[in-house]
Context: one part of a larger RNA
RNA sequence: UGACGGGGGCCCGCACAAGCGGUGGAGUAUGUGGUUUAAUUCGACGCAACGCGCAGAACCUUACCUGGGCUUAACAUCCCGGGACAACCUCAGAGAUGAGGCUUCCUCUUCGGAGGCUCGGUGAUAGGUGCUGCAUGGCUGUCGUCAGCUCGUGUCGUAAGAUGUUGGGUUAAGUCCCGCAACGAGCGCAACCCUUUUCUUUAUUUGCCAUCAUUAAGUUGGGAACUAUAGAGAUACUGCCAGUGUUAAACUGGAGGAAGGCGGGGAUGACGUCAAGUCCUCAUGGCCCUUAUACCCAGGGCUACACACGUACUACAAUGGCAGAAACAAACCGUUACUAAACUGCGAAGUGGAGUUAAUCGGUAAAACACUGUCUAAGUUCGGAUUGGAGUCUGCAACUCGACUUCAUGAAGUUGGAAUCGCUAGUAAUCGCAGAUCAGCACGCUGCGGUGAAUACGUUCCCGGGCCUU
Numbered sequence: 001u002g003a004c005g006g007g008g009g010c011c012c013g014c015a016c017a018a019g020c021g022g023u024g025g026a027g028u029a030u031g032u033g034g035u036u037u038a039a040u041u042c043g044a045c046g047c048a049a050c051g052c053g054c055a056g057a058a059c060c061u062u063a064c065c066u067g068g069g070c071u072u073a074a075c076a077u078c079c080c081g082g083g084a085c086a087a088c089c090u091c092a093g094a095g096a097u098g099a100g101g102c103u104u105c106c107u108c109u110u111c112g113g114a115g116g117c118u119c120g121g122u123g124a125u126a127g128g129u130g131c132u133g134c135a136u137g138g139c140u141g142u143c144g145u146c147a148g149c150u151c152g153u154g155u156c157g158u159a160a161g162a163u164g165u166u167g168g169g170u171u172a173a174g175u176c177c178c179g180c181a182a183c184g185a186g187c188g189c190a191a192c193c194c195u196u197u198u199c200u201u202u203a204u205u206u207g208c209c210a211u212c213a214u215u216a217a218g219u220u221g222g223g224a225a226c227u228a229u230a231g232a233g234a235u236a237c238u239g240c241c242a243g244u245g246u247u248a249a250a251c252u253g254g255a256g257g258a259a260g261g262c263g264g265g266g267a268u269g270a271c272g273u274c275a276a277g278u279c280c281u282c283a284u285g286g287c288c289c290u291u292a293u294a295c296c297c298a299g300g301g302c303u304a305c306a307c308a309c310g311u312a313c314u315a316c317a318a319u320g321g322c323a324g325a326a327a328c329a330a331a332c333c334g335u336u337a338c339u340a341a342a343c344u345g346c347g348a349a350g351u352g353g354a355g356u357u358a359a360u361c362g363g364u365a366a367a368a369c370a371c372u373g374u375c376u377a378a379g380u381u382c383g384g385a386u387u388g389g390a391g392u393c394u395g396c397a398a399c400u401c402g403a404c405u406u407c408a409u410g411a412a413g414u415u416g417g418a419a420u421c422g423c424u425a426g427u428a429a430u431c432g433c434a435g436a437u438c439a440g441c442a443c444g445c446u447g448c449g450g451u452g453a454a455u456a457c458g459u460u461c462c463c464g465g466g467c468c469u470u
Base pairs, nucleotide, nucleotide: 005470007469008468009467010466011465012464013463015459016458019423020422021421022420023419026314027313028312029311030310031309032308033307034305035304042053043052064300065299066298067297068296069295073125077124078123079121080120081119082118083117086103088101089100090099091098092097106115107114108113127289128288130287131286132285136283137282138278139277140276141274143272148187149186150185151184152183153182154163155162156161167178168177169176193266194265195264196263198234199233200232201231202230203229204228208223209222212221213220237260240254241253242252243251244250316416320375321374322373323372324371332363333362334361337356338355342351343350382413387408388407389406390405391404392403393402429451430450431449432448433447434446435445
């Protein structure tokens, strides 16, 4: 000087408390451990690994295993020789590949040749998801959006260092004020950025419809008010008032206002810590392999299953299930695409093809909610696992190993021990919708809106953090 203390003082945070809903029990989905296996590729392991890399393993992916092949190689550059490249067909084979047939005779040219593509040869080399993240770059997590971390000059101290940055107030904040051997400055904080909330103005089609006609319908004429869209502006600053305060910073209350004291949300992550993570995104030092640890192919595996754990989904029902009839979103996407009306089918699906490069057409129907009827407390008209039959779709191909539909089947489960998690408002809870990946496959992820609570006395205690002091 830091760090630590079951030392002290002050302060903060869904940290506790006050509440609401979960997990832990059941079934399934998914990841991991373990076990098994020819292989079950590899990485990630307290918080900060475990629906993580994977925004999507049938083949491919794929790195693993078995078998079949190949050796200048699947890929790049250079040298030599041959041929245009290439398309199609036949045979063998699991395919990679091998053998053969047929068609064709490239471009430029100073006619010497050159270029592109391809076959063969030679070696220089290629290649490696092989090892080391404890050799590294880059990127990322974490403490933590916590309020801290430093420097110049000066001063003090023999020096390490101190001071500034401490003190008194205040703040979300090293935020600001006052004081002070300090005076200033930088990286952080805040602001500048995006979005949302209000208004004005410009524009008015494909969107809108108050007034005037009109229709089955904003449908048509018309209108430019309203809504909406998207450009430009305005608005909030403790600006005003009162009180408290040191005449300060500021705090408390009030007015006006759409909004009030950081208005809500996002992006933004200081110096550093953990030899944190990643050599399997990429880049890269060193080491290692080079007829193999490279490369091609088929099949299998990553999907196994006495078990254990994490994260989710669905439930255990009446605040409900089923049936009928009937409303109201936002955001996003669409040409190898989205696909309406109509028709067929119990249904998934199929036929069909209007329209759409989109405020025009389509996905699109929101679902909970509200209304009517029924069920009447039961392992049930709850619950839907599992299994059998029949099908649909995608795709060369659904056996290992896809999703969906329908008929039948109808398991556990009656609210979950110790323990433990999330959340302070348009939040929790609950309800559906869209998107990325994607041929197909979503209970995951990322967004979007609908309905919409309870509670916070307080800081003694648990956990983490900040400042001062010992």

Model confidence (mean pLDDT): 84 of 100. Small-subunit ribosomal RNA, 3' major domain from an uncultured prokaryote, 470 nucleotides, folded computationally.